[in-house]
RNA sequence: CGCCUCUGAUCGGGAGAGCCGCAGCGAAGCGUCGCCGAAGGAGCAACCACCCCGGAAUCUCUCAGGCACCCGGACCGGUCGGAGCAG
Numbered sequence: 001c002g003c004c005u006c007u008g009a010u011c012g013g014g015a016g017a018g019c020c021g022c023a024g025c026g027a028a029g030c031g032u033c034g035c036c037g038a039a040g041g042a043g044c045a046a047c048c049a050c051c052c053c054g055g056a057a058u059c060u061c062u063c064a065g066g067c068a069c070c071c072g073g074a075c076c077g078g079u080c081g082g083a084g085c086a087g
């Protein structure tokens, strides 16, 4: 230096789920019940680790969030940084 791992920024891709009533062009709003899961959160687990303390999902829950568009969006890819590997 490279590969790899973690991480930040940026660009691109990125799913799912509502009807009714009030009023309204529509959206937003209010109400009833319903629904979705891929921000976050929580729970269990294959597995990992183990002296102790434990770690752990795209599974489960739906507290939060969401159910026109926009925004957001786990995750994937590109680019540019930081750290580790590292002497």
Stems, first nucleotide, its partner, number of pairs: 004084010018033001020031003034067003040063001041061003047055002

Model confidence (mean pLDDT): 80 of 100. A computed fold for an 87-nucleotide RNA from uncultured Ilumatobacter sp., annotated as Glycine riboswitch aptamer. Of the family's consensus pairs, 90% are formed in the model. Its Rfam family is "Glycine riboswitch aptamer". On this family, see Mandal et al., Science 2004: "A glycine-dependent riboswitch that uses cooperative binding to control gene expression". The sequence was found by an Rfam model in a public genome assembly.